[in-house]
Molecule: SAM riboswitch aptamer (S box leader)
Organism: Tepiditoga spiralis
RNA sequence: AAAUUAUCAAGAGAAAGUGAGGGACUGGCCCUAUGACCUUUCAGCAACCUGCAAUUUUUGUGUGGUGCUAAAUCCAGCAUUUCAUUUGAAAUGAAAGAUAAUAA
Numbered sequence: 001a002a003a004u005u006a007u008c009a010a011g012a013g014a015a016a017g018u019g020a021g022g023g024a025c026u027g028g029c030c031c032u033a034u035g036a037c038c039u040u041u042c043a044g045c046a047a048c049c050u051g052c053a054a055u056u057u058u059u060g061u062g063u064g065g066u067g068c069u070a071a072a073u074c075c076a077g078c079a080u081u082u083c084a085u086u087u088g089a090a091a092u093g094a095a096a097g098a099u100a101a102u103a104a
Base pairs, nucleotide, nucleotide: 003102004101005100006099007098008097013042014041015040016039017038021031022030023029025077026076027075028074043069044068045067048065049064051061052060053059054058073096078093079092080091081090082089083088
């Protein structure tokens, strides 16, 4: 890399360095020299694994390992259903993606 399982409408940013791209892909729509992306430092969010505690199989806490800190995974993409028939709108599910854990 690939596989399995779970979650993805909540939550949480400043500084310094650098200097033009970024939001996975495609289309749209956005962010961005009032400084993107990235790196470092500090801070925070969360609770997947873990430590600890308890009224013990659940809850709390937040020690450690990850992760995250614009917009619902930013929206849509494929299928079905309903409504509307100019173009479309909504719901559900899938696919794709992200993160964690597991086994090999």